RNAcentral holds the full RNA, with entries from ENA and SILVA. A computed fold for a 495-nucleotide part of an RNA from bacterium Mn113133, annotated as small-subunit ribosomal RNA, 5' domain. Rfam family: Bacterial small subunit ribosomal RNA. The coordinates come from a structure-prediction model, not an experiment, and the mean pLDDT is 83.
Context: one part of a larger RNA
């Protein structure tokens, strides 16, 4: 610093710019005419104004900004897992069903005049519309009161059915022909509140601890129960079965070990929960007490014309600092899904791919065959010889991978057509030439692998036991061998 939440003109008003066509004030001046002083003047361009057509950016409505993403600070909790439980309960959008959309009004933004301010931001007035807001109307098996009557239950209690009063709704829109909308009620899916039984770290060198605390009564509140919150009333609740304190920590399916019991973890995927610079708060909604929404406070940081304002990456990439120590300030929205739209379609760091890194897992190559005079060296000797070792050279081949050319996908749904970011990837066909591709540790015992020199309790090894004071398989080199390989050894850590 850049993107990561917008979308609907088929809810509504108003319409910049563009284009076209009509007008043509005006410029222009081929040309003609001439008393040479001037006069008319065609095409060209083209203000201004009218029709159509476009449809930016703002407004105002609707819908979605409660999903998706992130992190794990706090919480030892009904937080979470696992059973139950709401006769104490809410659900937008989606599916079923049953009925309905009559009839009015007054605003308001946008814009448009004046104004304040540095800026952020307003302020008055005028106007103007809607699926914005309102009033009336008409109505149930909804919702209040009243009382009956039935039948069932699990403690208040449930449900069905007649009655009698009360009160509650709407909206349109488009290609003008079917659609999408709305309102009302009951059901359904789905989400999501609530309540319990169980279990869910460490410490007693924490033993007591509680006043809305524990219950009742009634009222408020809330979608519903409840000290949830208030008035009163009584004095009670919890604790050696660890209350309370105080440390530490999200939690689970999982993963890692392990014959198994166990034991440790909680990356990465999935589920639940908590957070959103700190601390409070609520407003709007079906759903928040809300990561990219409000307001307060306070701490940073930033602009200021010194009055006063602006931010909030624990989204994605980036920076900076901290660290042993962890990546690109890509590309698409082709799929897959998620908003909005009647639809095209627009948005989407969600997600699908690319880039970085042997971080990890699995495959594959760094060459096959054939070569004995056991060649040159290297090491070691007992000087005979062993031994690297068919290893090399040397023939004779392959072509994986690689380079180079040529073709070239599936993933793409389908009436027909069209649409791929990876990606000219993967794959396939040619050529080409063994070329371009092995390190790392360790040989005293545990523990697989030995000799030589050098050193000389020194330099130095070391997980343990221990090695090193002149023949050291155990320092350090070099020959040999032994495990492992694109890896290898050490630390750290967990079984």
């Nucleotide at each position: 610093u850049g993107c990561a939440a917008g979308u609907c003109g088929a809810g509504c008003g108003a319409g910049a710019u563009a284009a076209a066509u009509g007008u043509g004030a005006g410029u222009g001046g081929a040309g003609a005419c001439u008393u040479c002083g001037g006069u008319c003047a065609a095409a060209g361009c083209a203000a201004u104004c009218a029709u159509u057509u476009u449809g930016a950016a703002a407004g105002c409505g609707g819908c979605g900004g409660a999903c998706g993403g992130g992190u794990g600070a706090g919480u030892a909790a009904c937080g979470c897992g696992u059973g139950a439980g709401c006769a104490a309960u809410c659900u937008g959008c989606c599916c079923c069903a049953u009925a309905c959309a009559a009839a009015g009004g007054g605003a308001u933004a946008c814009c448009c005049a004046c104004u304040g301010g540095a800026a952020a931001c307003g302020g008055u007035g005028a106007u103007u519309a809607a699926u914005a807001c309102c009033u009336u109307a008409u109505a149930a098996g909804a919702c209040c009161a009243c009382g009956a009557a039935g039948u069932c239950g699990c403690c208040u209690g449930g449900c069905u059915u007649a009655g009698u009063g009360g009160c509650c709704a709407a909206a349109g829109a488009u290609u003008u022909u079917a659609u999408c909308g709305g309102u009302a009620u009951g059901g359904g899916a789905u989400g999501a509140g609530c309540u319990c039984g169980c279990g869910u770290c460490u410490g007693a060198u924490u033993a007591g601890c509680u006043a809305g605390u524990u219950g009742g009564u009634g009222a408020g509140g809330u979608a519903a129960u409840g000290g949830c919150u208030c008035a009163c009333c009584a004095a009670g609740g919890c604790g050696a079965c660890g209350a309370u304190c105080a440390g530490u920590a999200g939690c689970c399916g999982a993963c890692c070990u392990g014959a198994g019991a166990g034991g440790g973890u909680g990356a990465a995927c999935g589920g639940c929960c908590a957070c959103a610079c700190u601390g409070g708060a609520a407003c709007u909604g079906a759903g928040a007490c809300a990561c990219g929404g409000u307001c307060c406070a306070a701490a940073c940081u930033c602009c200021u014309a010194c009055g006063g304002g602006a931010g909030g990456c624990a989204g994605c990439a980036g920076u900076g600092g901290g660290g042993a120590a962890u990546a690109u300030u890509g590309c698409a929205c082709a799929a897959u899904g998620g908003g909005c739209g009647c639809a095209a379609g627009c948005c989407u760091g969600a997600u699908g791919c690319a880039g970085c890194a042997a971080c990890g897992c699995c495959g594959c190559g760094u060459g096959a065959a054939u070569g004995a005079u056991g060649a040159a060296g290297g090491c070691c000797u007992u000087c005979g010889g062993g031994u690297c070792g068919u290893a090399a050279a040397g023939u004779u081949c392959u072509g994986u991978c690689c380079u180079a050319a040529g073709g070239g996908a599936a993933g793409a749904a389908u009436a027909c057509a069209g649409u791929g970011a990876c990606g000219g990837u993967a794959c396939c066909u040619u050529a080409g030439g063994a070329g371009g591709a092995a390190g790392c540790c360790c040989c005293g015992g545990c523990u697989a692998a030995c000799u030589a020199c050098g050193u000389g309790c020194c330099a130095g090894c070391a997980g343990c036991c221990g090695c090193g004071g002149u023949a050291a398989u155990a320092c350090g080199u070099a020959g040999g061998g032994g495990g492992c390989a694109a890896g290898c050894g050490u630390u750290a850590u967990c079984c």